A computed fold for a 266-nucleotide part of an RNA from a metagenome, annotated as large-subunit ribosomal RNA, domain VI.
[in-house]
Context: one part of a larger RNA
RNA sequence: CGCAGGAAACUUGAGGGGUUCAUUCUCUAGUACGAGAGGACCGAGAAUGACGCACUUCUGGUGUGGCAAUUGUAUCGUCAGAUGCAGCGUUGCGUAGCCAUGUGCGGAAGAGAUAAGCGCUGAAAGCAUCUAAGUGCCAAGCUCAUCCCAAGAUAUUGUUUCCCUGUCGCAAGACACUAAAGACCCCAUGUAGACUACGUGGUUGAUAGGUUAGGCGUGCAAGAGCUGUGAGGCUUUUAGCGGACUAAUACUAAUCGGUCGUGCGG
Numbered sequence: 001c002g003c004a005g006g007a008a009a010c011u012u013g014a015g016g017g018g019u020u021c022a023u024u025c026u027c028u029a030g031u032a033c034g035a036g037a038g039g040a041c042c043g044a045g046a047a048u049g050a051c052g053c054a055c056u057u058c059u060g061g062u063g064u065g066g067c068a069a070u071u072g073u074a075u076c077g078u079c080a081g082a083u084g085c086a087g088c089g090u091u092g093c094g095u096a097g098c099c100a101u102g103u104g105c106g107g108a109a110g111a112g113a114u115a116a117g118c119g120c121u122g123a124a125a126g127c128a129u130c131u132a133a134g135u136g137c138c139a140a141g142c143u144c145a146u147c148c149c150a151a152g153a154u155a156u157u158g159u160u161u162c163c164c165u166g167u168c169g170c171a172a173g174a175c176a177c178u179a180a181a182g183a184c185c186c187c188a189u190g191u192a193g194a195c196u197a198c199g200u201g202g203u204u205g206a207u208a209g210g211u212u213a214g215g216c217g218u219g220c221a222a223g224a225g226c227u228g229u230g231a232g233g234c235u236u237u238u239a240g241c242g243g244a245c246u247a248a249u250a251c252u253a254a255u256c257g258g259u260c261g262u263g264c265g266g
Stems, first nucleotide, its partner, number of pairs: 001152001005163006015149004021049007033038001051106005059100004066093005071086006110144003117137004164265001165176004177263001182260004186202005207253003210249005216242003223236005
């Protein structure tokens, strides 16, 4: 820009893409078959592998602004206690998130037309012949079906809802009024993300931060008291501290505003 007014939701599906896997065991049945050795079709059930999609309850990994322990050194005047640097200094554990080795699910069933092939009826050609007329079966393949995208599908789908003026004029138009529904800018942001886009929210407000409470992690802080010659230990104390988690709460910040979009439509 188009989709003959503008807008918001929800849609149909032309077309395109993905998938289509394999194996083992049990029953049928040691049956059919076979002298025996061996050993089924068909059908029913139970599993497994690889692959794919999604997820994080469990099991694990990571978790560089969580907690603790600890070495060297420097600083805070000293002690104590902290902090900086040394690969996050090193080590142990670890929330959210992300992830697989973890969990769930999938390739099920079916229809149509066929290939090779197997047929029925049947002439040409008194026979025979699946074919010439007619008619049936049959494949992981084809078309559907199944999952995803999808109306720039210009042959431009459909449904619902919302919004929008008066006078004059034959008309073109002029004048006056009006900026609707809605969208965007801007801002707080995340379930989104390179940017953009997308989603939520913007005081008629829980969108982010803070605070409070909880969860979860770490593992018992500092100070003080007691005790031991001392390194230390015990009590206060299952303490103190804490990123991402859950909720409550307007304390802080989403202020105030601006722009586009018109007026019933070839």

Its Rfam family is "Bacterial large subunit ribosomal RNA". Gene Ontology terms of the family: ribosome and structural constituent of ribosome. The RNAcentral record of the full RNA draws on SILVA.